[in-house]
RNA sequence: GGGCGACUGGCGGAAUUGGUAGACGCGCUAGACUCAAAAUCUGGUUCCCGCAAGGGAGUUCGGGUUCGAUUCCCGAGCCGCCCA
Numbered sequence: 001g002g003g004c005g006a007c008u009g010g011c012g013g014a015a016u017u018g019g020u021a022g023a024c025g026c027g028c029u030a031g032a033c034u035c036a037a038a039a040u041c042u043g044g045u046u047c048c049c050g051c052a053a054g055g056g057a058g059u060u061c062g063g064g065u066u067c068g069a070u071u072c073c074c075g076a077g078c079c080g081c082c083c084a
Base pairs, nucleotide, nucleotide: 001083002082003081004080005079007077010026011025012024019067027045028044029043030042031041032040046057047056048055049054060076061075062074063073064072
């Protein structure tokens, strides 16, 4: 220098003929159970605004296409593998 692949909550990791982002698990947290704990069970767990109802932002970054983009197109970054 060239080619291929990956990038999504604190972590792993789902969701792709473009149509509710974050399923599921881990962790954390509150409660139940217990003399107490462990295990187990139940609820909660992206961020911001709001008393609440609710609203907005958000899938590495910047553009584009579209009524609508995690998904498609272009460029960039970073990581991995391969070729030279």
Model confidence (mean pLDDT): 81 of 100. The RNA shown here (transfer RNA) has 84 nucleotides and comes from a Candidatus Saccharimonadota bacterium. It was read from a public genome assembly. Taxonomically the source falls in Candidatus Saccharimonadota (Bacteria, Bacteria candidate phyla). It matches the Rfam family "tRNA". From the family's description: Transfer RNA (tRNA) molecules are approximately 80 nucleotides in length.